[in-house]
Predicted 3D model of a 73-nucleotide RNA (transfer RNA) from Candidatus Daviesbacteria bacterium RIFCSPHIGHO2_01_FULL_40_11.
It matches the Rfam family "tRNA". By type it is a transfer RNA.
RNA sequence: GCCCCCGUGGCUCAACGGAUAGAGCAAGUGAAUUCUAAUCACUAGAUUGGGGGUUCGAAUCCCUCCGGGGGCG
Numbered sequence: 001g002c003c004c005c006c007g008u009g010g011c012u013c014a015a016c017g018g019a020u021a022g023a024g025c026a027a028g029u030g031a032a033u034u035c036u037a038a039u040c041a042c043u044a045g046a047u048u049g050g051g052g053g054u055u056c057g058a059a060u061c062c063c064u065c066c067g068g069g070g071g072c073g
Base pairs, nucleotide, nucleotide: 001072002071003070004069005068006067007066010025011024012023013022018056027043028042029041030040031039049065050064051063052062053061
């Protein structure tokens, strides 16, 4: 330098172009317990890496940039 893959809560991952972006773990509050852990209930937290475009509608499609990983030279 060229090619491919990835980027979504603190972490790991979902989400045929269409509902308020969901789940598990973690966190907080409560229940229960002599106490802790386990368990049960509830709560908060992401405008989806940045910008632009297409569309009635974009996490999803297109362009560009940024970051990470891999391959080739």